[in-house]
Model confidence (mean pLDDT): 81 of 100. This is a predicted structure of an 89-nucleotide RNA (transfer RNA) from a Candidatus Bipolaricaulota bacterium. It matches the Rfam family "tRNA". From the family's description: Transfer RNA (tRNA) molecules are approximately 80 nucleotides in length. It is annotated as a transfer RNA. Taxonomically the source falls in Candidatus Bipolaricaulota (Bacteria, Bacteria candidate phyla).
């Protein structure tokens, strides 16, 4: 240089155009249990703004745009990282 795969929440990780701000692990925070730990069970867990308490709302899936009534999912550019192949030396 060429081919192919991929970028998701603190981490791993799934995600047929709508039910997805996002499965499920594990982390972490609260109980339960325990004399106390662990384990194990139960619930809860991302950010920023706005909002009249409750609550609710609206942005965000590397980062910028398109296409659609509606994008994490399709398209194009860019950055990045893997994995084969190829070139220089």
């Nucleotide at each position: 240089g060429g081919a192919g795969g991929g970028g998701u929440g603190g981490g791993a990780g799934a995600g047929c155009g709508g039910c997805c701000g996002a499965a499920u692990c594990c982390g972490c925070c609260a109980g339960u249990u325990u004399g106390g730990a662990g384990a194990a069970c139960u619930g809860g867990u991302g950010u920023a703004c706005c909002u009249u308490c409750u609550u609710g709302g609206u942005a965000c899936c590397g980062c910028g745009g398109g296409u659609u009534c509606a994008a994490a999912u399709c398209c194009c550019g860019c950055c990045c990282c893997c994995u084969c192949c190829g070139c220089c030396a």